[in-house]
RNA sequence: AUGGCUCAGAGUGAACGCUGGCGGCAUGCCUAACACAUGCAAGUCGAACGGUAACAGGCCCGCAAGGGUGCUGACGAGUGGCGGACGGGUGAGGAAUACAUCGGAAUUUGCCCUGUCGUGGGGGAUAACGUAGGGAAACUUACGCUAAUACCGCAUACGACCUAACGGUGAAAGCGGGGGAUCGCAAGACCUCGCGCGGUUGGAUAAGCCGAUGUCAGAUUAGCUUGUUGGCGGGGUAAAGGCCCACCAAGGCGACGAUCUGUAGCUGGUCUGAGAGGAUGAUCAGCCACACUGGGACUGAGACACGGCCCAGACUCCUACGGGAGGCAGCAGUGGGGAAUAUUGGACAAUGGGGGCAACCCUGAUCCAGCAAUGCCGCGUGUGUGAAGAAGGCCUUCGGGUUGUAAAGCACUUUUAUCAGGAGCGAAACACGUAAGGUUAAUAACCUUGCGGACUGACGGUACCUGAGGAAUAAGCACCGGCUAACUUCGUGCCAGCAGCCGCGGUAAUACGAAGGGUGCAAGCGUUACUCGGAAUUACUGGGCGUAAAGCGUGCGUAGGUGGUUUCUUAAGUCUGCUGUGAAAGCCCCGGGCUCAACCUGGGAAUUGCAGUGGAUACUGGGGAGCUAGAGUGCGGUAGAGGGUAGUGGAAUUCCCGGUGUAGCGGUGAAAUGCGUAGAGAUCGGGAGGAACACCAGUGGCGAAGGCGGCUACCUGGACCAGCACUGACACUGAGGCACGAAAGCGUGGGGAGCAAACAGGAUUAGAUACCCUGGUAGUCCACGCCCUAAACGAUGCGAACUGGAUGUUGGGAGCAACUUGGCUCUCAGUGUCGAAGCUAACGCGUUAAGUUCGCCGCCUGGGGAGUACGGUCGCAAGACUGAAACUCAAAGGAAUUGACGGGGGCCCGCACAAGCGGUGGAGCAUGUGGUUUAAUUCGACGCAACGCGAAGAACCUUACCUGGGCUUGAACUGCAGUGGACCGGUAUAGAGAUAUGCCUUUUCGCAAGAACUGCUGCAGAGGUGCUGCAUGGCUGUCGUCAGCUCGUGUCGUGAGAUGUUGGGUUAAGUCCCGCAACGAGCGCAACCCUUACCCGUAGUUGCCAGCGCGUCAUGGCGGGAACUCUACGGGGACUGCCCGGGUUAACCGGGAGGAAGGUGGGGAUGAUGUCAAGUCCUCAUGGCCCUUAUGUCCAGGGCUACACACGUGCUACAAUGGGCGAUACAAACCGUUGCAAAGUCGCGAGAUGGAGCUAAUCGGAGAAAGUCGUCCUCAGUUCGGAUUGUAGUCUGCAACUCGACUACAUGAAGGUGGAAUCGCUAGUAAUCGUGUAUCAGAAUGAUACGGUGAAUACGUUCCCGGGCCUUGUACACACCGCCCGUCACACCAUGGGAGUUGGUUGCUCCAGAAGCAGGUAGUCUAACCGCAAGGGGGACGCUUGCCACGGAGUGGUCAAUGACUGGGGUGAAGUCGUAACAAGGUAGCCGUAUCGGAAGGUGCGGC
Repeated sequence: AUGGCUCAGAGUGAACGCUGGCGGCAUGCCUAACACAUGCAAGUCGAACGGUAACAGGCCCGCAAGGGUGCUGACGAGUGGCGGACGGGUGAGGAAUACAUCGGAAUUUGCCCUGUCGUGGGGGAUAACGUAGGGAAACUUACGCUAAUACCGCAUACGACCUAACGGUGAAAGCGGGGGAUCGCAAGACCUCGCGCGGUUGGAUAAGCCGAUGUCAGAUUAGCUUGUUGGCGGGGUAAAGGCCCACCAAGGCGACGAUCUGUAGCUGGUCUGAGAGGAUGAUCAGCCACACUGGGACUGAGACACGGCCCAGACUCCUACGGGAGGCAGCAGUGGGGAAUAUUGGACAAUGGGGGCAACCCUGAUCCAGCAAUGCCGCGUGUGUGAAGAAGGCCUUCGGGUUGUAAAGCACUUUUAUCAGGAGCGAAACACGUAAGGUUAAUAACCUUGCGGACUGACGGUACCUGAGGAAUAAGCACCGGCUAACUUCGUGCCAGCAGCCGCGGUAAUACGAAGGGUGCAAGCGUUACUCGGAAUUACUGGGCGUAAAGCGUGCGUAGGUGGUUUCUUAAGUCUGCUGUGAAAGCCCCGGGCUCAACCUGGGAAUUGCAGUGGAUACUGGGGAGCUAGAGUGCGGUAGAGGGUAGUGGAAUUCCCGGUGUAGCGGUGAAAUGCGUAGAGAUCGGGAGGAACACCAGUGGCGAAGGCGGCUACCUGGACCAGCACUGACACUGAGGCACGAAAGCGUGGGGAGCAAACAGGAUUAGAUACCCUGGUAGUCCACGCCCUAAACGAUGCGAACUGGAUGUUGGGAGCAACUUGGCUCUCAGUGUCGAAGCUAACGCGUUAAGUUCGCCGCCUGGGGAGUACGGUCGCAAGACUGAAACUCAAAGGAAUUGACGGGGGCCCGCACAAGCGGUGGAGCAUGUGGUUUAAUUCGACGCAACGCGAAGAACCUUACCUGGGCUUGAACUGCAGUGGACCGGUAUAGAGAUAUGCCUUUUCGCAAGAACUGCUGCAGAGGUGCUGCAUGGCUGUCGUCAGCUCGUGUCGUGAGAUGUUGGGUUAAGUCCCGCAACGAGCGCAACCCUUACCCGUAGUUGCCAGCGCGUCAUGGCGGGAACUCUACGGGGACUGCCCGGGUUAACCGGGAGGAAGGUGGGGAUGAUGUCAAGUCCUCAUGGCCCUUAUGUCCAGGGCUACACACGUGCUACAAUGGGCGAUACAAACCGUUGCAAAGUCGCGAGAUGGAGCUAAUCGGAGAAAGUCGUCCUCAGUUCGGAUUGUAGUCUGCAACUCGACUACAUGAAGGUGGAAUCGCUAGUAAUCGUGUAUCAGAAUGAUACGGUGAAUACGUUCCCGGGCCUUGUACACACCGCCCGUCACACCAUGGGAGUUGGUUGCUCCAGAAGCAGGUAGUCUAACCGCAAGGGGGACGCUUGCCACGGAGUGGUCAAUGACUGGGGUGAAGUCGUAACAAGGUAGCCGUAUCGGAAGGUGCGGC
């Protein structure tokens, strides 16, 4: 940097958990359009009608009881009118007969408004009712009576309709109030008003129809359609129209996605967002659709009708079994489903609706109340003061801190809640009265307006106000590892659990659980679910494709997209003005009302849109006319493995024949299989056949790519250069489509030399289905036909333009110079390298762009599952193309960086190898370890870097272990309280001892208080070699005495980081020099320190003795000396200083001189940053945990010393460079008073005795040994070797049995130089020889220190090991003891196939045909009209035809569920087999293809 996952925000019709004081305003079945008990949700009108079943009243009769009377108020049922098409519910269906926006013409519209004209005169029925029947019921039949605003003619016709423009057709109904004349017996006529009725005009409202645009997903749905598309003529409708029918034509739709499948009510809006968008469509509002499921019509202004009808179906209920009834997706409510959603409430007071003249009636619309923290908003749960910083809790470093002014206490307030009292708005109309106006003949009546006083409240005695008392009535939830505000203790111990992601938990958990504290929000807080955001993570705004996912393998080209230059025109796009519309609500702004707010309300803005219209014309588009710069054509040249066909050539391999010739050839890391005496290989000659073309040959050429290479001929494509002429935008790209397309592979027929999958054999190997070898078939070659894929790569689509250069090379051209081979400059087209700017995550690209832009196409959206499955297309097959999901993970991947690593490379070093010397490994013994054993064999240390290590020394002790016996404030420490007085010392008994019990002695200091010491009891506390070295400090080992490790500033890089520190030299060294974007510095190196080697000075005792002297057998023994040695202090000296040569005039190197010493002179001490969770809790210290009459402590005995065995480290040897014996010489360093101990004496000896001397240059340990001289042994298991064993001793010690060392005598084992392997050492070193010391009573073959004698070898760095620097690759980072692949086995999960099975949906072909409508009509019936009559007209029923729902049959498609068995996939703890990949991964890897194999995989061919 890419890229996914996740979180923080806002929201919800939510649900769940914990909790819960009040109020206001909202909201409340998202699931089963599942089924519904019960009640209610649509009636009303007597001022349309006949009337009177109830109720009340009046009147009449009657003494009364009672009876009569529709007379009045009213009114059941009925006729009739209007309304039940509104209101209310729901979202099943429906992707267009829908919705949204904008338009349109061929329509209707009850009630309402407006204008206008009418409202005349007749008729026949029928319900109710009565009578008689049927039925369980629902209901129904016959006969008879009757009314109307019910029904039907006639008359009339301003408008209206039809028309051939002459003419024709078609209405009506009354009811109520009032009344002056006139008429009438009366009713009334008549007049008038109101309501109604009929025709008609216009409007309003409402509705129907048509068009355009927009509105989800799937192409693994690509073709669909026959009334289909259009026409003519009809029918039908309120109305246009294939809406329907007859005829004619053959159209119509579709890649701008038809058809099919799935899903979905649409919108205003809502949520989110900076916006663009995305998601959504609860409540409110507009539209649509539906009303148990399906079909159908009737009535009507309006329905194909939620609370109407008919039919069919399912279900439920009633039934007398004959038959009937029903439809909560109205309001409540019930069951069911579900995580989940309320009362079978009040009222018509308000708003609105229906009917009515009205009063009024109805209204689950509506207004209210109830339930629910479901949401939003507001309020409260007190306020002030109060430090003894109370108690309690928690923590603690035990000092304290914190909870915390918090509480208590004191003072104050009373919102809310509780109780009591008061008290609104919503109410104004209608009606009534009255005044004016209108109307009228009229002061009746009616209408309009004003005024008046009354009436009407579900909510509700509610909002609000006042009073009372009292802090009284009221706080929780989540979180506290990071993201993310907030930390500690305890418990737990990969358990229990947590978790949004990362992740936490395996004994010190800020992550689990609890507590204390804290943080956040608060009547709520969390969790879950879902949406948007963050996510520029689908990118219009606003992404990409060389390597991260992503350029089609390549071209030609259709549609489409885009398109040079000039001018005219048009005005579609574009810009602009205006008009209409964009419902209301909502959002926003400004106001107003509830105390505020939520909420309500007035106005405005906005509504980014659509349509119409006027204008502008730069640009784009359309049309016309031109141009030549793009593109193309002709003419002239050039280069070329461009393609195809035919012919031809030489070299080589193999085979065959012949000659010469003899024993091997061939092959490999080494071999073997194989070939050869039947003559190979070698060599010479001849012949056959196939395939490929050395040199030339070149980041050279050609081609679109794949690809193309001997030579010749023919056919043929393209490119480039120079100039002239021509065409006149003819161009670019290119979804589909078409063509080409390495290798492998397939089919048919040929061919077959070499090579070579498969296969066979031989090797290798643990195995070797491989790598290596010997053979070898398909194939490789040709012809024809398929396949269509590759790391088909520049991992980079094509075209065009622009943007500094340098330098090669190929093919042309031009200029200059030039006698020639040759040269210089410019230019066009290719092909390379390096690089400015710029770009890029970086790497890198850079005129051949991955730069700056334009046009077009293709492709990508986390990894795996998977390029798989299913479906489709193609293919002979192999298979190719297209191409998912479930599930699973929190990563996968890119570039670069630092390390580490490599069976990568380069340089260099080290006893690393080599060259040498001596060992180990074999023997015996010593010692340590493992193992085994044991009561215990205490514990630790484990490659180098454990194993003669801790342990510089286990008989007891040590000692930590075991057995047994004891103690419990303890063996040792401190303090407090109480109590006692001794303690110490001596001694006795019992006991293994610890210990217990006695005895003797003693009784401190101080005037006192008390103190010291000590015993006992109790409390605090001791003690622990108990655990954790993976909690730690300290110390130590190791890489490694290797040369490294870092920092500051600067610079470079987006950054990690780099530079410095790399490079050229040089060094032991990051040592130094030179160079250099570095300049400096630090820790390391070196030096400073100690020691040793030389000299000098100073100082001379205990050391020394040259000279002088004394003395001795002899000796610095003595006087003396201060020269020497030496001692121990201080100096000097060595620095590449000098010379020669080399080297860069350097550093430095080689040689030399001088010098005691020469290139850090030798040795030591000194150990950078870090690594190994290296070692140590048993040195010490220490956190935590554990034990507390024991895991503490004391004691005795035992053990640590065991012993079939294995390993490490050593000692002694195996002998003659030796061993024995005798004699004899020369050190250094160290130690000694609890000590070293001399002389002397004794003992074979260990040793004993002795005790001079010495606190040490004085005395002692102390004799050095190898060596030297002499002698014996003579190559043997020995005169080598000394183990083992026996006996006798010595010494130390309380004590040598387990279990010490030493001595003497005797014994005399193995062993004759050591397999594979392996260790040390480079000079005073190895080797060899002895001496001392620490520990220690005693006890070294160990450790350590010292000197004596004193070598060999190093050519060199190829190899082994370790290390350093640079570089390279990497899939490693716990860092190669890394990572990692596949089969197999087991468990679980999802999924494909699957004989089928079941269900949904749908196409086609048929059967069938309820109700209904339309048509027809033999039959039956029939009031109004016509007709004198017969009859007619008209109608009804029946029958029938057409259409058609349910239902049935057959055959297909498609989807889902399930299915014995089966395929792969994913995930799992430490399973099995191998080792494929990552380093040259040990055979470089990978891609395509073919083949083989337990598996990864191997091999062949071509490619990268």